[in-house]
Context: one part of a larger RNA
RNA sequence: CGUUGCAGGCUUGAUGGGAAUCAACUCUAGUACGAGAGGAUUGAGUUGGACGGACCUCUGGUGAUCCAGUUGCAUUGCUAAAUGCACCGCUGGGUAGCUACGUUCGGCAGGGAUAAACGCUGAAAGCAUCUAAGCGUGAAGCCCCCCCAGAGAUGAGGCCUGCUUGCGUAAGCGUGAGACCCCUGGUAGACCACCAGGUUGAUAGGCCGCAGGUGUAAGGACAGAAAUGUCCUGCCCAGCCGAGCGGUACUAACGGUCAAAUUCGAUCACA
Numbered sequence: 001c002g003u004u005g006c007a008g009g010c011u012u013g014a015u016g017g018g019a020a021u022c023a024a025c026u027c028u029a030g031u032a033c034g035a036g037a038g039g040a041u042u043g044a045g046u047u048g049g050a051c052g053g054a055c056c057u058c059u060g061g062u063g064a065u066c067c068a069g070u071u072g073c074a075u076u077g078c079u080a081a082a083u084g085c086a087c088c089g090c091u092g093g094g095u096a097g098c099u100a101c102g103u104u105c106g107g108c109a110g111g112g113a114u115a116a117a118c119g120c121u122g123a124a125a126g127c128a129u130c131u132a133a134g135c136g137u138g139a140a141g142c143c144c145c146c147c148c149a150g151a152g153a154u155g156a157g158g159c160c161u162g163c164u165u166g167c168g169u170a171a172g173c174g175u176g177a178g179a180c181c182c183c184u185g186g187u188a189g190a191c192c193a194c195c196a197g198g199u200u201g202a203u204a205g206g207c208c209g210c211a212g213g214u215g216u217a218a219g220g221a222c223a224g225a226a227a228u229g230u231c232c233u234g235c236c237c238a239g240c241c242g243a244g245c246g247g248u249a250c251u252a253a254c255g256g257u258c259a260a261a262u263u264c265g266a267u268c269a270c271a
Base pairs, nucleotide, nucleotide: 001152005163006162007161008160009159010158011157015149016148017147018146021049022048023047024046025045026044027043033038051106052105053104054103055102059100060099061098062097066093067092068091069090070089071086072085073084074083075082076081110144111143112142117137118136119135120134166173167172178258179257180256181255182198183197184196185195186194203252204251205250206248207247208246209245210244212241213240214239219232220231221230222229223228
């Protein structure tokens, strides 16, 4: 921009893509078959491999924004306590998120038309013949069924709901369903888009509480030459704490813009 008024939702499905898997074991059954050796078709069930989708409850990984330990040097005048640098200095853990090595789900069943093949009826050709007319069975394959996208499918579909069609000769003015810019953000994300919100508000930050992590802070006392240890204060557990959950307007969501048709018909009244 189009889809022939403007919007907000929900859809149909032309078309395109994906998937489609394999094996072992148990029973049928040591049955059919076979002299024996051996050993099924079929049907029912179980488990697994690889592959694929989703997810993070569990198990692990990561987690340079969390906690702790520790070495050397420097700085805060010194002690103590901290901070900086040294590969994140090194080391031990670790929330959210992201993940696989983790969890869970999937390929089932069925229908249609067929291939090779197997048939029925049946002439040409008194017989025979699956074929010439006609009618069946039949595959991991084909088309559906299943999953995803999908009306720019310009053949532009359908349904529901809301709103406009006022004035004016015209230019234009007006209404305002809805939308956008902008702002706070994330279940979203390269950007855009999408989604949650914008004071009639819990959208983000802060604060409070909880979960969770780390693992007992600082300070003081006592023992010791000191390193250090014990106690106040280690299991219901100190101090600190990022992303999680809940609450709370304290801070910030300020301020703007755009936005839609008449025409036709019927009836009535008047002239």
Large-subunit ribosomal RNA, domain VI from a Phycisphaerales bacterium, 271 nucleotides, folded computationally.
Lineage of the source: Bacteria > Pseudomonadati > Planctomycetota > Phycisphaerae > Phycisphaerales.
The coordinates come from a structure-prediction model, not an experiment, and the mean pLDDT is 83.
Rfam family: Bacterial large subunit ribosomal RNA. Rfam links the family to the GO terms ribosome and structural constituent of ribosome.